This is a predicted structure of a 134-nucleotide RNA (c-di-AMP riboswitch aptamer (ydaO/yuaA leader)) from a Nitrospirota bacterium. It was read from a public genome assembly, where an Rfam model found it.

[in-house]
RNA sequence: AUCAUAUAGCAGCCGAAAUCCAUUCAGAGAAUGGAUGCGGGGGACCCAAACUUUGGGGCGUAUUCCGUAACAGGAUAGGGCACUUCCAGGCCCGAGCCCGUCAGCUAACCUCGUAGGCGUUUGGAAGGGCACAA
Numbered sequence: 001a002u003c004a005u006a007u008a009g010c011a012g013c014c015g016a017a018a019u020c021c022a023u024u025c026a027g028a029g030a031a032u033g034g035a036u037g038c039g040g041g042g043g044a045c046c047c048a049a050a051c052u053u054u055g056g057g058g059c060g061u062a063u064u065c066c067g068u069a070a071c072a073g074g075a076u077a078g079g080g081c082a083c084u085u086c087c088a089g090g091c092c093c094g095a096g097c098c099c100g101u102c103a104g105c106u107a108a109c110c111u112c113g114u115a116g117g118c119g120u121u122u123g124g125a126a127g128g129g130c131a132c133a134a
Base pairs, nucleotide, nucleotide: 009130010129012118013117014116018036019035020034021033022032023031024030025029037114038113039112040111041110042109047104055102056099057098058097059096064075065074066073078093079092080091081090083127084126085125086124087123088122
């Protein structure tokens, strides 16, 4: 590399980013609106905290250190790898964007989002889900 035989029921990933209803379009499906679910922000008393240009703050795992004129590069807090946990082992990420002088926590209340990008599969133990059969 090729051939033959046997066995094997199923399950996608990161992320809050899904489901249902209605209307429109000829329509797969898309757009718009509403609801539910999930996620974020603002916002009292009490408590806490202070320094408001060295501005301050938010989403996110994505922070910090070394290093460079800068980029690169090396590490690192932390995060992910097809149900959950534990053990062993391996592989990755460790970004980016936003608010605009302004925001601690925060009940009631107010408000926003519901995208985008991918192709993963190690082994063992315990406990589960769906389906089928009885």
Taxonomically the source falls in Nitrospirota (Bacteria, Pseudomonadati).